[in-house]
Molecule: transfer RNA
Organism: Lysobacterales bacterium
């Protein structure tokens, strides 16, 4: 210092322009002889941060943060 990739629920991740979801834990009910399983339902989000596009952005474009990775420079 330059590429490439990634940051979205507490955790792991999807979602590639039109109402944000999954699967785990969590809560709260069934059920079980007791724990665990297992059904079911319920809550939970400033989509890294700031702009730009646009009718309209997690999604495209700049810039920046911070996390893997690569290549470069330095003696």
């Nucleotide at each position: 210092u330059c590429c490439c990739g990634g940051a979205u629920a507490g955790c792991u991740c999807a979602g590639c322009g039109g109402u944000a979801g999954a699967g785990c834990a969590a809560g709260u009910g069934a059920c079980u002889g007791u724990u665990a399983a297992u059904c079911a339902c319920u809550g939970g989000g400033u989509c890294g941060c700031a702009g730009g596009u646009u009718c309209g952005a997690u999604c495209c474009c700049u810039g920046c943060u911070c996390c893997g990775g690569g290549a470069g420079c330095c003696a």